[in-house]
Context: one part of a larger RNA
Molecule: large-subunit ribosomal RNA, domain III
Organism: Candidatus Nanopelagicaceae bacterium
RNA sequence: GAGUAGCGAGAGUUGGGUGAGAAACCCAACCGCCGAAUGACCAAGGGUUCCUGGGCCAGGCUAAUCCGCCCAGGGUAAGUCGGGACCUAAGACGAGGCCGUCAGGCGUAGUCGAUGGACAACUGGUUGAUAUUCCAGUACCCGCUAAGAGCGCCCAGAACGAGCCCGCUAAUGCUAAGUGCCUGAAGUUUGCUUGGGGUAAAACCUAAAGUGGAUGGAGCGCGCGAACCGAGGCGGUAGUAGUUCAGCAAUGGUGUGACACAGGAAGGUAGUUCAGCCCAGGCGAUGGUUGACCUGGGGUAAGAGUGUAGGAAGUAAUGUAGGUAAAUCCGCAUUACACAUUUCUGAGACUUGAUGCCGAGCCGUAUGGCGAAGUGAAUGAUCCUAUGCUGUCAAGAAAAACAUCUAGCGAGCUCAAAAGCGGCCCGUACCCGAAACCGACACAGGUGGUCAGGUAGAGAAUACCAAGGCGAUC
Numbered sequence: 001g002a003g004u005a006g007c008g009a010g011a012g013u014u015g016g017g018u019g020a021g022a023a024a025c026c027c028a029a030c031c032g033c034c035g036a037a038u039g040a041c042c043a044a045g046g047g048u049u050c051c052u053g054g055g056c057c058a059g060g061c062u063a064a065u066c067c068g069c070c071c072a073g074g075g076u077a078a079g080u081c082g083g084g085a086c087c088u089a090a091g092a093c094g095a096g097g098c099c100g101u102c103a104g105g106c107g108u109a110g111u112c113g114a115u116g117g118a119c120a121a122c123u124g125g126u127u128g129a130u131a132u133u134c135c136a137g138u139a140c141c142c143g144c145u146a147a148g149a150g151c152g153c154c155c156a157g158a159a160c161g162a163g164c165c166c167g168c169u170a171a172u173g174c175u176a177a178g179u180g181c182c183u184g185a186a187g188u189u190u191g192c193u194u195g196g197g198g199u200a201a202a203a204c205c206u207a208a209a210g211u212g213g214a215u216g217g218a219g220c221g222c223g224c225g226a227a228c229c230g231a232g233g234c235g236g237u238a239g240u241a242g243u244u245c246a247g248c249a250a251u252g253g254u255g256u257g258a259c260a261c262a263g264g265a266a267g268g269u270a271g272u273u274c275a276g277c278c279c280a281g282g283c284g285a286u287g288g289u290u291g292a293c294c295u296g297g298g299g300u301a302a303g304a305g306u307g308u309a310g311g312a313a314g315u316a317a318u319g320u321a322g323g324u325a326a327a328u329c330c331g332c333a334u335u336a337c338a339c340a341u342u343u344c345u346g347a348g349a350c351u352u353g354a355u356g357c358c359g360a361g362c363c364g365u366a367u368g369g370c371g372a373a374g375u376g377a378a379u380g381a382u383c384c385u386a387u388g389c390u391g392u393c394a395a396g397a398a399a400a401a402c403a404u405c406u407a408g409c410g411a412g413c414u415c416a417a418a419a420g421c422g423g424c425c426c427g428u429a430c431c432c433g434a435a436a437c438c439g440a441c442a443c444a445g446g447u448g449g450u451c452a453g454g455u456a457g458a459g460a461a462u463a464c465c466a467a468g469g470c471g472a473u474c
Stems, first nucleotide, its partner, number of pairs: 012030006031471004039451004045431002049429001050074006059067002079140002081427004086117002091112003097106003121138005141423004148415004158244003165236005173229001178224004183219001187215008195206003247409002252405004260392004266385003271379005277298006283291001299357002303352003310345004314337007322330002358374001361370003393396001437446002453465004
């Protein structure tokens, strides 16, 4: 500079208390504000800020008896909530391996890695501070387990049930001798024509070539036709061998898990409203008010039972070369039946849980005790059925759990069992539309998810209210 700028959105007033001291602390009354938040609960982040007692040098834009400040003490209880002892995605690491002078890079098997999948608990009460964790009541999941019972192994019995081999039989099965049919070779004989010899010409001789007739009956083919052999059948072997293996079950096979977006309707429920019905209390400081009066209340979970509205799937048998081995499973093919018999899924309601708990209020020694009614109607979700249904194209994770199939193991296994015993590690306080997180601050900024009352309203807008919380440090 200068006692200057400023004291960071916003409603307080009065009375009482404490105290050395009060506009700000505590209590009460009234007033005001938020109320899809300025309420309630999580995740992230923070880390004791939580609660109790004490304190006021500093921090608090003033004061402070107050505090997210200082000191001391206390507080976070889990088989079921979240995470791990389960699974995998992007990605990370990576035995061997490849590359590189090294450092190191990449990457197979594999190991990790949630923001996803799988997975058993609800209501009430309780503390100054924790609660699906403690307590009460009622459940559920996994593992172990007695007597006794059942099913098996062993023994016995029963059912089904072969083959090699032996004997008998013998086909519209084979062909042999033979025979039937068809065809008609050689040979023999006899004409004609031509050739050769011969003759004056003939007669005559020869038989080389072609051709016709008669005779002859070789062989091919098509059938029939024994024995042996022999498909098949019957009997024996033999009701013999064998099978009828309880139970568990993959690190293997297969299925499922398993997925987008949009849209409408339906069946319900939470919730809400009303009640002249039910219960408790009240009866008027001033005219009326025992009444169709006023005020308040009119609940209850998981689990268990039942399996509804709704949704989905064809079922069974036979064969089989594919599914790295096997398979009764899956796939494929065929056949029979059929459009819902059946199976799976599935809200809600009802019964139970509950002779419990809660409950307006009343009483009290104010730590506590008792405890009424606990119904009807209407409305009604963005919640459930529903990862459903329908539609569309840009065609919308994986693995485990689970089911099934065999491989394999196997002399024990199951019920008893709503009874008994056991169930590990970490988190759990408190803030969380903020004075506790991110912004150097107790900063008008930023911060993912869940719940969603009343009147008016299309509405989560807006206005005023409820529950609840505040009156923002001069």